Notes:
Predicted 3D model of a 310-nucleotide RNA (Bacterial RNase P class A). The coordinates come from a structure-prediction model, not an experiment, and the mean pLDDT is 77. It matches the Rfam family "Bacterial RNase P class A". By type it is a ribozyme.

RNA sequence: GCCGCAGGCCGCCUUAUCGCUGCGCUAACGCGCGGAGGAAAGUCCGGACACCAUAGGGCAGCAUAGCGGGUAACGCCCGUCAUUCCGUGAAAGCGGGAGAGGACAAGUGCAACAGAAAGGAUGUACAGGUAAUGCUGUAGUGAAAUCAGGUAAACUCUAUGCGGUGAAAUGCCAUGUAUACCGGCAACUAAGAACUGCCCGUUCAAUGCCGGGGGGUAGGCAGAUAGACCCCUGCAGUAAUGCAGGGGCCAGAUAAAUGAUAAGGGUCCCGCAAGGGAUACAGAAUCCGGCUUACAGGCCUGCUUUUUAU
Numbered sequence: 001g002c003c004g005c006a007g008g009c010c011g012c013c014u015u016a017u018c019g020c021u022g023c024g025c026u027a028a029c030g031c032g033c034g035g036a037g038g039a040a041a042g043u044c045c046g047g048a049c050a051c052c053a054u055a056g057g058g059c060a061g062c063a064u065a066g067c068g069g070g071u072a073a074c075g076c077c078c079g080u081c082a083u084u085c086c087g088u089g090a091a092a093g094c095g096g097g098a099g100a101g102g103a104c105a106a107g108u109g110c111a112a113c114a115g116a117a118a119g120g121a122u123g124u125a126c127a128g129g130u131a132a133u134g135c136u137g138u139a140g141u142g143a144a145a146u147c148a149g150g151u152a153a154a155c156u157c158u159a160u161g162c163g164g165u166g167a168a169a170u171g172c173c174a175u176g177u178a179u180a181c182c183g184g185c186a187a188c189u190a191a192g193a194a195c196u197g198c199c200c201g202u203u204c205a206a207u208g209c210c211g212g213g214g215g216g217u218a219g220g221c222a223g224a225u226a227g228a229c230c231c232c233u234g235c236a237g238u239a240a241u242g243c244a245g246g247g248g249c250c251a252g253a254u255a256a257a258u259g260a261u262a263a264g265g266g267u268c269c270c271g272c273a274a275g276g277g278a279u280a281c282a283g284a285a286u287c288c289g290g291c292u293u294a295c296a297g298g299c300c301u302g303c304u305u306u307u308u309a310u
Base pairs, nucleotide, nucleotide: 004303005302006301007300008299009298010297012265013264014263015262016261017260018259020035021034022033023032024031025030037281041292042291044290045289046288047287048286049166050165051164052163061162062161063160064159065158066080067079068078069077070076081101083098084097085096086095087094088093102157103156107155108154109151110150119147124139125138126137127136128135170222171221172220173219179214181212182211183210184209185208186207192204193203194202195201229248230247231246232245233244234243235242236241266279267278268277269276270275
């Protein structure tokens, strides 16, 4: 300097054409139905689920901190009290806002200005007192001056809780090429190994082809979309929330669909009019409950005239 405050909700619509994606039907061509959000975001907190780890205890680290309740759980939500701020009032009180609030009587640190001194009292001025000592009183500065001082969203202490990783978790199937290993056949006994010092012989190995085959790559399937789900009504409760009854099905892709174009309309702004402009923030990726942040414009409720808290 600007803004009334608090809470809740919606957050563009319709049609046509051309597409994309999932499911169902079809022999096929095609047809029908479904297809982003209140935050899908930040990935901050709590869970479900999966795998790994795990005798018990401790250290370190992180989180929480009046009391009561809700919840699957929470650091979230609801109620309430101490305390504190504002308005009003003579006061009591009334109305509204905030309300991270265990411990400073364990240790350490810190404290603007004023003041001699702000925590090891290096005790100032005046007065009194003692063998001696700030031993005693008064004054002065300050929110506070030895008083068990103040301060812990200061270190710290106390109590309580927390194993780790994260859908790229995890499980299953598996083409081609190469290949451990196994079986069969063929060719060669030229070379090699064993029996064996040599020859023969036998066996093995080696080569090629065929078959089997484990692991595993590309790829595929599951996880994965019906759930602490959504809507309505009633009951209990101050509320958060819970219970009962009825109804509903609401994306599931994989480098990733949910789009593009055209016309018309709605709302808001500018303009006498014609007309012009704006229509936000943003976009699923295993799924839920929260918190935080972003958001053009509009609507509703309470307070009741713009004060105060903010």